[in-house]
RNA sequence: GGGCCCGUGGUGUAGUUCGGAUAGCACAGAGGCCUCCGGAGCCUCAAACUCGGGUUCAAAUCCCGACGGGCCCG
Numbered sequence: 001g002g003g004c005c006c007g008u009g010g011u012g013u014a015g016u017u018c019g020g021a022u023a024g025c026a027c028a029g030a031g032g033c034c035u036c037c038g039g040a041g042c043c044u045c046a047a048a049c050u051c052g053g054g055u056u057c058a059a060a061u062c063c064c065g066a067c068g069g070g071c072c073c074g
Stems, first nucleotide, its partner, number of pairs: 001073007010027004020057001029045005050066005
């Protein structure tokens, strides 16, 4: 230098195929119920689409560029 893949709460991930309703799930965290206390169980809450631009009525999703990570080639 070239090619491919990935980037979503604190952590791990689904959703991208085929654009659509409040972005889901698990663990962790906070509060409550329960309990003598704790744990377990149940309920509730806070927290996320790497960045910029474009297309569109509408973008996590499509297009272009950038940044970061991984693998391969030279």